Predicted 3D model of a 99-nucleotide RNA (c-di-GMP-I riboswitch aptamer). Of the family's consensus pairs, 94% are formed in the model. The sequence was found by an Rfam model in a public genome assembly. The coordinates come from a structure-prediction model, not an experiment, and the mean pLDDT is 77.
[in-house]
RNA sequence: UCGGUAUGAGGGCAAACCACCCGCAAGGGUGGGGCGCAAAACUAUAGGGUCCCACGGCUCGCCACGCGUGGCGAGAUCGCGGGAUAGCCAGCUGCCGGA
Numbered sequence: 001u002c003g004g005u006a007u008g009a010g011g012g013c014a015a016a017c018c019a020c021c022c023g024c025a026a027g028g029g030u031g032g033g034g035c036g037c038a039a040a041a042c043u044a045u046a047g048g049g050u051c052c053c054a055c056g057g058c059u060c061g062c063c064a065c066g067c068g069u070g071g072c073g074a075g076a077u078c079g080c081g082g083g084a085u086a087g088c089c090a091g092c093u094g095c096c097g098g099a
Base pairs, nucleotide, nucleotide: 001099002098012037013036017032018031019030020029021028022027035087042091043090047089048088049085050084051083052082053081055079056078057077058075059074060073061072062071063070064069065068
């Protein structure tokens, strides 16, 4: 300098689940736990995905009346705004070893 193809000893991180706490929710924090991880370090400011919430539109149901309007509830989806996730992709830095 290249690259993340071989390896994982010493060590590192820690999914589900459980307890407590925070949040409307997605989800997060601490402890236990250990599925996995060679960036499972960092970054949600800028890109894509997924998820949650509010509002508007749409559909359906119920109710009210002035009978086509209003209210309430549910649903999937679109728009818009806010949020979560980097252990989805991504960006960025780096350890060991290799060439």